[in-house]
Small-subunit ribosomal RNA from an uncultured bacterium, 1400 nucleotides, folded computationally. Its Rfam family is "Bacterial small subunit ribosomal RNA". The coordinates come from a structure-prediction model, not an experiment, and the mean pLDDT is 84.
RNA sequence: CUAGCGGGAGGCUUAACACAUGCAAGUCGAGCGGGAUUAGCAGCAAUGCUAUGAGAGCGGCGCACGGGUGCGUAACGCGUAUGCAACCUGCCUUAUACAGGGGAAUAGCCCAUGGAAACGUGGACUAAAGUCCCAUAGAAUCAAGAUAUCGCAUGGUAUUAUGAUUAAAACUGAGGUGGUAUAAGAUGGGCAUGCGUCUGAUUAGCUAGUUGGUGAGGUAACGGCUCACCAAGGCUACGAUCAGUAGGGGUUCUGAGAGGAUUACCCCCCACACUGGUACUGAGACACGGACCAGACUCCUACGGGAGGCAGCAGUGAGGAAUAUUGGUCAAUGGGCGCAAGCCUGAACCAGCCAAACCGCGUGCAGGAUGACGGUCCUAUGGGUUGUAAACUGCUUUUGUACCUGAAGAAUAGGCCCAACGAGUUGGGAUUUGCCGGUAAGGUAUGAAUAAGCAUCGGCUAACUCCGUGCCAGCAGCCGCGGUAAUACGGAGGAUGCAAGCGUUAUCCGGAUUCAUUGGGUUUAAAGGGUGCGUAGGCGGCUUUUUAAGUCAGUGGUGAAAUCCUGCCGCUUAACGGUAGAAUUGCCAUUGAUACUGAAAAGCUUGAGUACAUUUGAGGUAAGCGGAAUGUGUAGUGUAGCGGUGAAAUGCUUAGAUAUUACACAGAACACCAAUUGCGAAGGCAGCUUACUAAACUGAUACUGACGCUGAUGCACGAAAGCGUGGGGAGCGAACAGGAUUAGAUACCCUGGUAGUCCACGCCGUAAACGAUGCUCACUCGCUGUUUGCGAUACACAGCAAGCGGCCAAGCGAAAGCAUUAAGUGAGCCACCUGGGGAGUACGAUCGCAAGGUUGAAACUCAAAGGAAUUGACGGGGGCCCGCACAAGCGGAGGAACAUGUGGUUUAAUUCGAUGCAACGCGAAGAACCUUACCUGGGCUUGACAUCCUGUGACAAUAAGCAAGAGAUUGCUUAGUCCUUCGGGACAUCUGUGCAGGUGGUGCAUGGUUGUCGUCAGCUCGUGUCGUGAGAUGUUGGGUUAAGUCCCGCAACGAGCGCAACCCUUGUUGUUAGUUGCCAUCAUUCAGUUGGGCACUCUAAGGAGACUGCCGGUGACAAACCGGAGGAAGGUGGGGAUGACGUCAAAUCAUCAUGCCCCUUAUGUCCUGGGCUACACACGUACUACAAUGGCCUGAACAGAGGGAAGCGAAACUGCGAAGUUAAGCGAACCCCUUAAAACAGGUCCCAGUUCGGAUUGUAGGCUGCAACUCGCCUACAUGAAGUUGGAAUCGCUAGUAAUCGCGGAUCAGCAUGCCGCGGUGAAUACGUUCCCGGGCCUUGUACACACCGCCCGUCACACCACGGGAGUCGGCAACACCCGAAGCCGGUGAGGUAACCUU
Repeated sequence: CUAGCGGGAGGCUUAACACAUGCAAGUCGAGCGGGAUUAGCAGCAAUGCUAUGAGAGCGGCGCACGGGUGCGUAACGCGUAUGCAACCUGCCUUAUACAGGGGAAUAGCCCAUGGAAACGUGGACUAAAGUCCCAUAGAAUCAAGAUAUCGCAUGGUAUUAUGAUUAAAACUGAGGUGGUAUAAGAUGGGCAUGCGUCUGAUUAGCUAGUUGGUGAGGUAACGGCUCACCAAGGCUACGAUCAGUAGGGGUUCUGAGAGGAUUACCCCCCACACUGGUACUGAGACACGGACCAGACUCCUACGGGAGGCAGCAGUGAGGAAUAUUGGUCAAUGGGCGCAAGCCUGAACCAGCCAAACCGCGUGCAGGAUGACGGUCCUAUGGGUUGUAAACUGCUUUUGUACCUGAAGAAUAGGCCCAACGAGUUGGGAUUUGCCGGUAAGGUAUGAAUAAGCAUCGGCUAACUCCGUGCCAGCAGCCGCGGUAAUACGGAGGAUGCAAGCGUUAUCCGGAUUCAUUGGGUUUAAAGGGUGCGUAGGCGGCUUUUUAAGUCAGUGGUGAAAUCCUGCCGCUUAACGGUAGAAUUGCCAUUGAUACUGAAAAGCUUGAGUACAUUUGAGGUAAGCGGAAUGUGUAGUGUAGCGGUGAAAUGCUUAGAUAUUACACAGAACACCAAUUGCGAAGGCAGCUUACUAAACUGAUACUGACGCUGAUGCACGAAAGCGUGGGGAGCGAACAGGAUUAGAUACCCUGGUAGUCCACGCCGUAAACGAUGCUCACUCGCUGUUUGCGAUACACAGCAAGCGGCCAAGCGAAAGCAUUAAGUGAGCCACCUGGGGAGUACGAUCGCAAGGUUGAAACUCAAAGGAAUUGACGGGGGCCCGCACAAGCGGAGGAACAUGUGGUUUAAUUCGAUGCAACGCGAAGAACCUUACCUGGGCUUGACAUCCUGUGACAAUAAGCAAGAGAUUGCUUAGUCCUUCGGGACAUCUGUGCAGGUGGUGCAUGGUUGUCGUCAGCUCGUGUCGUGAGAUGUUGGGUUAAGUCCCGCAACGAGCGCAACCCUUGUUGUUAGUUGCCAUCAUUCAGUUGGGCACUCUAAGGAGACUGCCGGUGACAAACCGGAGGAAGGUGGGGAUGACGUCAAAUCAUCAUGCCCCUUAUGUCCUGGGCUACACACGUACUACAAUGGCCUGAACAGAGGGAAGCGAAACUGCGAAGUUAAGCGAACCCCUUAAAACAGGUCCCAGUUCGGAUUGUAGGCUGCAACUCGCCUACAUGAAGUUGGAAUCGCUAGUAAUCGCGGAUCAGCAUGCCGCGGUGAAUACGUUCCCGGGCCUUGUACACACCGCCCGUCACACCACGGGAGUCGGCAACACCCGAAGCCGGUGAGGUAACCUU
């Protein structure tokens, strides 16, 4: 959220919180006294008699059961198994015996009286199965005995003798019931003991009635249970004590099991009854619905006093997420009392409420395809799906509704009648008793009729699409979804799962071998103690014997029932229940076995040790000695610096330093030898000698006889630094000072320098105390080096033992790696680990003089932290190599003016895009209108443009003219359809509907295209091999190259895309072909103009040529390189085209195309004018200059490549010129553009803001074009600005290149300093690869992988959370000491009181 029915079950998990009201324990007249009331009779009445026998009281039994709860309790409380020779037991059963006599009271009733009440008080009278006394009594009890017998001990049992003590009750239907004593049984209890029973050691010591004894008391009974005295014990690391938590068990859930969790319902035990204490009565209680006291709380009150205890059943309040009716009946089962009838019974049996769990049933079944309508989806003239679903037809009736019938549970009961046997029992008969309930069940009728939801649909996990939303709203168990195409959000359609339920939440187990007994680990992931000695403990060599504790087997007892499992049976089935079996893995007892372990005994030698003989070493402690170096002092020589650094400075020095010589002194450390060397448990140990001392190895014999291994707690040792006391102090040197470096420099560097370093004694007790690898023992391929010893001797060398190293096999390992010195295979013991952070922190304890050490958490927080290896990327890592990358050069730009683009600003608009390299003379190969996308204003709305349909139908299109208007446009006039089979059709206009249109958005939805790394040499694949795998190998290596170019080697062998080549162009030369090209020879002319020729140039087709081909050298007999020859050209000859896998979410939705979104009288479309050309400024790219290698003037040379018909335009003429007029030729090797310019020759200028420079401005013109105002280009004259070579920083270029000079073309009406091409003139330099930038290969480190523009640390600021500290303060719990002390019990005393019995 939803809901049809039934069955059998369950229902305060929280406040053992407080409770209104009702009920939950009474019964007996067959124990007793008694007599209310009522009825009858007699009587006038008073009254009497008979029957009835209430309430209350005395007395008996019960109230200790049944029912509730889980506070307390970590305990003999519970479970299990034993014991009582240490005990009790009402009612019940069996047996034996007995019951005689007597007495005194007291309730009630009556009278009086107190009090509000509760409740009393006094007097008088009375009964009993109440109570007392006497008698009787043994198989009871007590005292001290005897005999026999039994037991593990105390001791028990049986028999027997003596003495003493204790009893009773009546009633009666006369049958009996009840009473007393004893013995026994049964039942129920009490006590004791073994074993088991939660967490914490940051709880390590606890205990005075404590442990034991003797005696006494007490109890049903044992016992320090209690008391007196005596002793000093008892418990504890196998966890005492303390603290926290908790009723225990059968069971229940889970799990393969072992385990883990659990104790609700039902059963057993315990504990409790408002809180605490106490006893009384009784067979039984220290008593839930009894008593007393104290306390808290509530209630009544007349204020003096009283009452109460739902953790019984209902119910109320409160608490809480949360749990029911103030129901019916004693019919059944059971309990109490009673002879019985019967009474009581919230035990119990039933009913009510609750989908809260379990089980069952139903909500229909069959047919039915135009696969209907509708919904929804799609690739949409159509199809899929909902879906045989519906409609419709037939059938059925569980359930529902109505009516009728109607149980079982009920008998071994009661009363009545009959029968049998003497009684009293037994049997038979009819009859009476049902809360549930007129319920279950059955029958008849009726009609598909009364009955389906919830969750989910990204993966895990069964189930997919559309719309909406747009990191918003939201989802989410984990991973994670959502930023405009969400199968993950919300809705819809569909689907899936379960179903009267479904989903969420909480809890437990599982998965988790993630506390690992089964069944884990510790080199590097968390984890080996710093090292040794050694206590307890654990483990332990060979042989024999004994024992039988462990172990194994059999048997007996027990393991309550219920539960679980199996068979059968009963409710229609099931749940549920009945019955039988199995199981209950345990404990106890007993019998047997003896391999192994244990225990006892005896032996053995191989483990271990001792003795003997050598050997080895920086093993340790103490004392002594030595030389070098350093420093200092004194003296000499000697003179200006020394010292120090990347460079300096501080510092020292003319008062003589440094340097050098001699002498003296001081302290510390010990060069060479010296080494993967040696010794030691580790830390550690180094000059030489001596003394003392420890150890190890080897050899050969003898001896002991398991004496061993490990090792919690403990003890000892333990680098450096540090601490204490006293010495010492040369050098070095924390702190500190100064000088540098630096943005700063509390550092690195330098100059000084105190503690300290050294010694003695005492502390500290930690280190990356590392092999990050605990100790011991055994076993398991090899190769190699080294130390010591043995091997008779030796420098040689097999072998053996003990060490110290390297490499490798098997094996192990996540891998790296380890590998007889294991991280392999096994055994034993110890230590340690259990995600990261918080944190080795806090608190506590302990050690320390201190510093601090050891032990050692939690809250909170994160979803990771971590190991090893892989591929990349990166490095102010390394190696190799390349590039106009640097260097060497030449020329620029950055300064000026102008042009152009961009930013910014401005604006109505200054349309949009491009933004490091790789945007910025870029899209744009050309904005006056147009272009144009922008702005202003004016118009149109099926539209400027496409297509289809409906209707209309010549009102049109078109052409011309006129008028209005800025124009678009509008109005008017004139002209103005076609085909036809006559049905109609075609084509316009107009109307309407689908639609057109969009340079509107998204280049981060896309296609296509492009830039860049980069013309860098790389990028991959197949098969094989290696690796658990990611991956590797190939592609690495040695050479070489421009090149992953080639060669060689190689667990690789091959291949592809790239490189190169093939293509174009240029350089040389044949062949072919000569017009519009060319002209050597011949002729001719002003002129290759013409004849002629095709030799040459040239043109353009197709060839040749260059391949390390040849020679020499180098090189690995290679590839290749160097040099040379020849050649036009030489080692890819020069240039171009050509751009691998990929990177940059690079650029472009404005070339185009395109998904989705958006606009639709406007974001579309037409037009006018404006804008894109603005201008304090900043940047990029160019142009022109600043001048003499120049400017100007004059003269006179030499190109290539292109273009041309709305075109190029010759020549001539005009104009200073731009240009104009006229006009030949040419669609071009023909004509034109077209004079190339720099250069060269001559002249002039003479270093100036100029005869440089040309901006700006004025005037006058020219050209294009509807139109040059905003806003074109050009010409002439005049004007003549800035600028004198450009800061930091920066760009291009390696040869026909840079530089410089001009020419052409596209676009184009007009408009280049831009762009794209063309040729002319024509350099300098490259030692070289250290450095800057970019790139390639190999290698190395990495905590990076969005890949260094990475990652990441700390403080601070603000907000929030958790934990800790905090002067203190408040409260709780516990322990101990002391004070006051109720009820009660025991004892003492005996004032006072007193019926029975005795005496008087």